[in-house]
A computed fold for a 76-nucleotide RNA from a Gemmatimonadota bacterium, annotated as transfer RNA. Rfam family: tRNA. The family's RNA type in Rfam is transfer RNA. Its mean pLDDT, the model's own confidence on a scale to 100, is 81. It was read from a public genome assembly.
């Protein structure tokens, strides 16, 4: 410097052709138990990395930016 993939709940991760934003785990209430772990059961928790276009209608599709990783390349 060029390419190329990533970013979505506190963590890991999913969303088909653009059509209602989800699961596990944690958390937080009950139940079960002498406690506690462990189990069942609810709850509640999102600017889809930012900013703009596109479109009836965007996590999706373009453009720029920003973070992380990865390959290339430069490196008297």
């Nucleotide at each position: 410097g060029c390419g190329c993939c990533g970013c979505u709940a506190g963590c890991u991760c999913a969303a088909u052709c653009g059509g209602c934003a989800g699961a596990g785990c944690a958390a937080c209430u009950g139940g079960c138990u002498c406690u506690u772990a462990a189990c069942c059961a609810g709850u509640a928790g999102g600017u889809u990395g930012a900013a703009g276009g596109u479109u009836c209608g965007a996590u999706u599709c373009c453009u720029u930016c920003g973070c992380g990783g990865c390959g290339c390349a430069c490196c008297a």